This is a predicted structure of a 1514-nucleotide RNA (small-subunit ribosomal RNA) from Armatimonadetes bacterium Uphvl-Ar2. The prediction has a mean pLDDT of 83. Its Rfam family is "Bacterial small subunit ribosomal RNA". Gene Ontology terms of the family: structural constituent of ribosome and ribosome. NCBI's taxonomy places the organism under Bacteria, Bacillati, Armatimonadota. It was read from a public genome assembly.
[in-house]
């Protein structure tokens, strides 16, 4: 090792921290168990079980009696014999009940007893002789209320006492043998002393009594080991530890006592203090363990509470006594009685636990020769779904898939084969009938007329609980509307809740079902099986060391641990197993078997650990030669610098910040020269160097001392590692006494700063910093990494030695040892990261940790002069607190790059009048909505009415408008009155369409119209935070994914980073990435050049004709243009340049690097905008929130903002005359000529549905002319007066015309906005809307037509890339502390009240003991006297309870006090998280409203630059 064979049978997880993610960690949850309780239902049966709280108090009733065969007597008698109380025996020490006490006088296992006892029972052996003297009851009498109790005589016994006999018993004093374990036992023998009875009882057997020896069973005593919490309980102890005497008990023994000594236990936890009967078992658990001690066995303890002995084999006796106390009955007030933690039962207490039952028939027990007698033990029955087990509450068929309900998409769907309905069956019920086993060697049955068995009847008498958001199986509707209310966690609930209530409908279980409380599991979350400690909680500040723990190589012994065998024991009962049994089955009960993994004894083995002897030399220590160093102590002694002092020169300003100011200075600063004081630290060297155990050490010399290294292999011979407690050190701050004080500086004072500033910043300043001596003992005392050893690739510095080659030497160079740093492989690791200086693989011994808060508090103790230090918790509360990494976001971080984003320009906003929007204020309305950038000439491309939602007023009420149905009429429609209209009220008119049908009449179905009554219309009513749809902004910004694969444990990374480049994640090169997709570009329009093609209405070069003049005519088809269809530009091509891609230039081209411009907006942010364009879920309103209709209103006006016209003029204004567009738009239209009108217009009407004809005049500009810097000939607000035009109507409230008036306003603080080329700017020009019009807006269109950009430092927006974080609703984040306000538990507190131990002392019951003057005694001696002996009574130790004094422990309760902790929107800052705006922390002082604040030493767990070092790679 393999194979039979036995034998073992079994281990699941979830939610919750985060935007994710992995660890770390508590919290909860799914089983399982229960002497339970509680809610809601409940049908039967069979086995168990049922005061866990008050060891509270208990009325009745029973629970131990028996024996006349121990005795006398007393009654009754059938004369046989019975009954009764007493004295006599024997039981009452067992059964049964309870857990209060006890942490060891108990328990459990195992020894021991040479240190003991033993009634009843079994065996053996020997006896039993002869005497004696009282008494109970009863009798007579006497006290008391009762309960009793005396006193007289007198009688009995298996009661009581002497005597005799007696050894093989006991004891003392001998021999001798034998054994054991000191003390001692054991045989055998000799003396000598001590020392029993009942010849009872009954007769037929026998039953008893004594004495001995042995046995079985019972008990006493000792021993080991084993088995709770607290060290915030560290020292107990005078009977205490031992001795010696004596005394006691059945037996040892300080058990008691007198003396003598001074010992005894304890960190292996004594003493204390709290808590509790101990096992067997019982639950769970895989198991190891973890909790537990109900019922049932074994033992111990109590028997109202403390104390005590008496009797007897046994008791210090639960139902015996005596005393003390507490309670409760009785009473004649004198004195008495009583103990349910037996068995029913009461009360009380509790969430909660039965019957005042039957019976001795069975099992056991007591007495008995027996028969019997007692037995609440015990055997049944009652009651409780308390628990386990078992059965039923029907079985089969049955679709119109009923009716109801429920719900809906209106079509159905579920309930649902489920009822009904048909057949069938009787477990269980009811009645009735029969009937047990338990019982034996035998009569006798409580259960019980019961289990069981026949028969009958008839689906008949029987279903409920919880639960459905996840975990965790199960889903709609209504209702509420952060309310009411749920919740084991996470969390639901704010108007569409599968989380709340209700109903349907589902799942789970089932006579149960949930919920509540405990255990155990899960929880590997105290880890022996089975974790940790760089960063999450955790390594002690260091050393030395003492007990303990481990400990090197070889031999030899022992055999204590270890391994095996063997045999005792581990009680039964339970658990486990059995194709063993019995109750129909199970549960239950029997039987086997196994197990009880323990403890003891003997034997064997010697490997490894141990002891014990001997040796070794690799640890480890020592001596020899040498070598470094800021080691440490103590003295002396230098030179630079500050500051202060005297002089000398000097003159006005120093100093200080960001900028100031406070201070200093003309009495001479500050700067300088020379001199001198005095204290405190040592520039360069100097360095990821060095010493030291740590804190920690730096000028120089000198003295004393410590300790490492390296060489050599001389010496000792495991002498060694760690290391609880001890002891020693221990920065800085800080305390005490005495010196010293240049500097610097808590604290204070001032000057700035601020909203304020008890701060940073300045300007002074004390303690303090130094010294000696004494204390304090804390640090982020950190490498956040405890010491020792052995082992496991390297590479490269660097410090102090040794070696070796070579060489004249010296240097290179190799090898090594000891420090000390960087990289770096295996491996660890949750990652970062460590990585021979380990965080690796092991091994030893220490110290710590066990959600966060509360708290390093609070109370104790021990230390300190004090500050404080050291040990160090609970309540209460949170569900999280953290660790690493990761994606974004942010940062008064860092670099790269980009944009009219800055800067260079130009031209404006901001001042001014106008205009038009907002807000605000007003109003009967002044609808609505937008409102940071991204609202505000926005919705509205056009409010007098209308629109028009607003107001006010008048009406309508199936509607203005659609379906559906119903009755009537019937053309549309026109006309009167009244009315502001709508509208009401009359009248008039009566003449429809198509179908049927010759036709007419009827009829049918339309159009219209009138009336009711109803489904319904209809709401610019609400939610844009339910929605679609559609926009706006990041932004035309280059971003924004996937697949596959590789890397990570993951979340994610990579691609997309990187170097260039680009307008572009644009393209190139490299690369663990290799493709690809939305976006960028291009592809589509315009525009700009050619070419073709057609050639009106549009064009005219040439030809002709013709006018006053004009393409006006005939032509013409070249241009121009207009429409189509092509070319063209692609960095092609050349230079340079660069691996490319690309850039630079160039050249050619109408056009040059995206040619200009437009369309074209990725994935997504903003619950961004719109329910008021529209469409729509839902709620909401119906004689109104709808509809009509008039008049108003949206046009208000101290006022603020936005957008814009117009100017302020001379580059201009006025007049006058010339000229040059493009693009548009016209029929309810645009309108020409041509007349009137200053004008605005107005008659009129050609022409044109337009390349034709109209709007049409373009202006700016040129040309002339006047104005001359002035509120003007600027500039027009604003006002009068008169007019024109649209319109039903211009009051509120339209344009425009003419005259006439002539305001601010002279170019605009702070700030601010466009724009880089046909752009700015300046000039007109057209359109939509529209009757007209507030058109200075919008949209487009041409005309004139610049300046500027050096850069990229700043300030906005944006990308990349990287770095902090405590944010992720993501900096409009997060978050600290007072204060205030409520609520909780906790500390502290003058003191107050209960409890409890200890300790002194009084007082001293009951009793035992001892002691005893007198005093009384029947039994033996004695003739008596008296003696022996006894007895009360006295005394005297101890002595419960109580009394008084001290000392503690422990809890209550308090005026008041102080800190915690919860509480959505309460004050003041604003300290931390980004360089958090003055990096943060730690220790320690001192201040402050309050976070804090600032001095000192110290960490880095600090961002950011710059140098240096050093390592990789080139």
């Nucleotide at each position: 090792a393999a194979u039979u064979u036995u034998u073992u049978c079994g281990g699941a997880g979830a939610g919750u921290u985060u935007g994710a993610u992995c660890a770390u960690g508590g919290c909860u949850c799914a089983g399982g168990a229960c002497g339970a309780a509680c809610g809601c239902u409940g049908g039967c049966g069979g086995u168990g079980u049922g005061c866990c709280u008050a060891a509270a108090a208990c009325a009745u009733g029973c629970a131990a009696g028996u024996c006349g065969a121990a005795c006398g007597g007393a009654c009754c008698u059938u004369c046989g014999g019975g009954u009764c109380a007493g004295u006599g025996g024997c039981g009452a020490a067992c059964g049964g009940c309870g857990g209060a006490g006890u942490a060891a006088u108990a328990c459990a296992u195992g020894a021991g007893u040479a240190a003991c006892g033993u009634g009843c029972c079994c065996u053996u052996c020997a006896g039993a002789c002869g005497g004696g003297g009282a008494u109970a009851u009863a009798c007579a009498g006497u006290c008391g209320a009762a309960a009793g109790a005396c006193u007289g005589g007198g009688c009995a016994a298996u009661a009581c006492c002497g005597g005799a006999u007696g050894a093989g018993a006991u004891g003392g004093c001998g021999a001798g043998g034998a054994g054991g374990c000191a003390u001692c036992u054991c045989c055998u023998u000799g003396u000598c002393a001590u020392g029993a009875a009942a010849u009872g009882g009954u007769u037929u057997u026998u039953c008893g009594c004594u004495g001995a020896a042995g046995g079985a069973g019972c008990g006493g005593c000792u021993c080991a080991u084993g088995a709770c919490a607290c060290a915030u309980c560290a020292g107990a102890u005078a009977g205490u530890u031992g001795g010696u005497g004596g005394g006691g008990u059945a037996a040892c023994g300080g058990c008691c006592u007198a003396c003598c000594a001074a010992g005894u236990c304890u960190a292996c936890g004594a003493c204390g203090u709290g808590u509790a009967g101990g096992g067997g078992g019982u639950c769970u658990g895989a198991g190891a363990g973890g909790a537990u001690g109900a019922u049932c066995c074994c033992c111990c303890c109590g028997a109202g509470u403390g104390g005590g002995a008496c009797u007897g084999a046994g008791a210090c006796a639960c139902g015996g006594c005596c005393c003390a106390c507490a309670c409760a009955c009785c009473u004649a007030c004198g004195g008495g009685u009583g103990g349910c933690a037996g068995c029913a039962g009461u009360u009380g207490g509790g969430a909660a636990u039965c019957u005042u039952g039957c019976g001795c028939a069975a099992u056991g027990g007591g007495g008995g020769a027996a028969a019997c007698c007692c037995u609440g033990a015990c055997g049944c029955a009652g009651c409780g779904a308390c628990a386990c087990c078992g059965c039923g509450u029907g079985g089969a068929g049955g679709a119109u898939g009923a009716a109801g309900g429920a719900u809906u998409u209106c079509g159905g769907u579920c309930u649902g084969u489920a009822a009904a309905c048909u057949c069938c069956u009787u477990u269980u019920g009811c009645u009735a009938g029969g009937a047990a086993a338990g019982a034996c060697u035998u009569a006798g049955g409580a259960c019980g007329g019961u289990a069981c068995c026949u028969a009958g009847c008839g689906a008949a008498u029987a279903a409920g609980c919880u639960c459905c958001g996840g975990c965790u199986a199960a889903c709609u509707a209504c209702g509420u509307g952060c309310c009411a209310g749920c919740a084991g966690c996470c969390g639901c609930g704010g108007u569409a809740a599968u989380a709340c209530g209700u109903a349907g409908g589902g799942a789970g279980c089932a006579a149960g079902c949930g919920u509540u409380g405990u255990c155990c599991g899960g929880a590997u979350u105290u880890a022996c099986u089975g974790g940790g400690c760089g960063u999450a909680a955790a390594g002690g500040g260091c050393g030395u060391g003492u007990a303990g723990g481990c400990g090197g190589u070889c031999u030899g012994u022992u055999a204590a641990g270890u391994g095996u065998g063997a045999c005792g024991u581990g009680a039964a009962a339970u658990c486990u197993u059995c194709a063993g049994g019995g109750c129909u089955c199970a549960a239950c009960c029997c039987g086997a078997a196994a197990a009880u993994u323990g403890c003891g004894u003997c034997g064997c083995a010697g490997a490894c650990u141990g002891g014990c002897a001997g040796a070794c030399u690799a640890g480890a220590g020592g001596g020899a030669a040498g070598c470094a160093g800021a080691g440490g102590u103590u003295g002396a002694u230098a030179g630079a610098a500050u500051u202060c002092c005297u002089g000398g020169u000097g003159u006005a300003g120093c100093g200080g910040u960001g900028a100031c100011a406070u201070g200093c200075g003309u009495u001479g600063a500050u700067a300088u020269c020379a001199g001198g004081a005095g204290g405190a630290a040592u520039a360069c060297c100097g360095a990821u160097g060095g010493c030291g155990a740590a804190g920690g050490c730096a000028g120089u010399c000198a003295a004393c001392u410590g300790g490492g290294c390296u060489u050599u292999u001389c010496c000792u011979g495991a002498c060694g590692c760690u290391g609880a407690g001890g002891c020693g050190c221990g920065a800085a701050a800080g305390c005490g006494u005495g010196g010293g004080u240049a500097g610097c500086a808590a604290a204070c004072a001032g000057a700035a700063u601020u909203a304020g500033a008890u701060a940073c910043u300045c300007u002074g300043g004390u303690a303090g910093u130094c010294c000696a001596c004494g204390c304090c003992c804390u640090a982020a005392a950190c490498g956040a990494u405890g010491g020792a050893u052995g082992c496991u690739a390297g590479g490269c510095g660097u410090a102090a030695g040794g070696g070796g080659u070579a060489u004249c030497g010296a240097c290179c160079c190799c090898c090594u040892u000891u420090g000390u740093g960087c990289c770096g492989u295996a491996g660890c690791u949750a990652a970062c990261g460590c990585a021979u200086u380990a965080a690796g693989c092991a091994u030893c011994c220490c110290g710590c940790c066990u959600g966060g808060g509360g708290a390093g508090u609070a109370c104790g103790g021990c230390c300190g002069c004090a500050a404080g230090g050291u040990u160090g918790a609970a309540a209460c509360u949170c569900a999280a607190a953290u660790g690493a990494a990761u994606u974004g976001a942010c940062g008064g971080g860092a670099c790269c790059c980009c944009g009219c984003a800055c800067a260079a320009g130009c031209g404006g906003u901001g001042g001014a009048g106008c205009a038009u929007g907002u807000g605000g204020a007003u109003u009967a309305a002044u609808u609505c909505g937008a409102u940071a950038c991204u609202a505000a000439c926005c919705g509205a491309a056009g409010a007098a009415c209308c629109u028009u939602a607003c107001c006010u007023g008048g009406g309508u009420u199936u509607g203005a408008c659609a379906u559906c149905g119903c009755g009537g009429g019937u053309a549309a429609u026109c006309c009167u009155a009244u009315g502001a209209a709508a509208g009401u009220a009359g009248g008039a008119c009566c003449c429809u369409g198509a179908c049927u049908c010759a036709c007419a009449a009827g009829g049918u179905c339309g159009g219209c119209c009138c009336a009711a009554a109803g489904a319904c219309a209809c709401c610019u009513g609400u939610u844009g935070c339910a929605u679609g749809g559609c926009u706006g902004u990041c932004g035309u910004c280059a971003g924004c994914u996937c697949g596959u694969g590789c890397c990570g444990u993951g979340a994610g990374g990579u691609g997309u980073u990187u170097g260039g480049u680009u307008a572009a994640g644009u393209c190139c090169a490299g690369c663990a990435a290799c493709g690809a997709g939305c976006g960028c570009a291009a592809c589509c329009c315009u525009c700009g050049u050619c070419u073709u093609a057609u050639g009106u209405u549009g064009c005219c070069a040439g030809c002709g004709g013709g006018u006053a003049a004009u393409g006006c005519c005939g032509g013409g088809a070249a241009c121009u243009c207009a429409u189509g269809a092509g070319a063209g530009a692609c960095u092609g091509c050349c230079u340079g340049u660069g691996u490319a891609a690309g850039c630079a230039g160039g050249a050619g081209g109408a056009a040059g690097g995206u040619g200009a411009g437009g369309a074209u907006g990725a994935c997504g942010u903003c619950a961004a905008g719109u329910c008021g364009g529209c469409a729509u879920g839902g709620c909401g309103g119906u004689u109104a929130c709808a509809c009509c209709c008039a008049g108003g209103g949206c046009u208000u006006c101290a006022c603020a903002c936005a957008u814009g016209c117009u100017a302020c003029a001379a580059u201009g204004g006025g007049c006058g005359c010339a000229a040059c567009a493009a693009a548009g738009g016209g029929c309810a239209g645009c309108a020409a000529u041509a007349c009137c009108g200053c004008g605005a217009g107005g008659u009129g009407g050609a022409g044109c549905u337009a390349a034709u004809c109209c709007c049409a005049a373009a202006a700016a500009u040129a040309c002339g002319u006047c104005c001359u810097c002035a509120g003007u000939u600027c500039a027009g607000a604003u006002u009068g007066u008169a007019g024109u035009c649209u319109g039903c109507a211009a009051c509120u409230c339209g344009a425009c015309u003419a005259c006439a008036u002539g305001a601010a306003g002279g170019c605009g603080g702070a700030a601010u906005c466009g724009c880089u080329a046909g752009u700015a700017a300046a000039c007109g020009c057209a359109g939509g809307u529209c009757a007209g019009c507030u058109a200075u807006a919008c949209u487009g269109c041409g005309u004139u037509g610049a300046a500027u950009a050096c850069g990229u430092u700043c300030c906005c927006g944006g990308g990349g890339u990287u770095u902090g974080u405590a944010c992720a609703c993501a900096c409009u984040g997060c978050c600290c502390g007072u204060c205030a306000a409520g609520u909780g538990a906790u500390c502290c507190g003058a003191g107050u009240c209960g409890u409890u131990u200890c300790u002194a002392c009084c007082c001293g019951a009951a009793g035992u003991c001892c002691g005893u003057g007198g005093c009384c005694c029947a039994a033996c001696c004695g003739u008596a006297a008296g003696g022996a002996g006894g007895g009360a009574g006295c005394g005297g130790c101890c002595g419960a309870a109580g009394g008084u004094g001290g000392a503690g422990g422990g809890g209550g309760u308090a005026a008041g006090g102080a800190g915690c902790a919860c509480u959505a929107a309460g004050u003041c800052g604003u300290a931390a998280c980004a360089a958090g705006g003055u990096a943060c922390c730690c220790g320690u002082a001192c201040c402050g409203g309050a976070a804090g604040g600032u001095g000192u030493g110290g960490g880095u767990g600090g961002a950011u630059c710059a140098c240096c070092u050093c390592c990789u790679a080139a």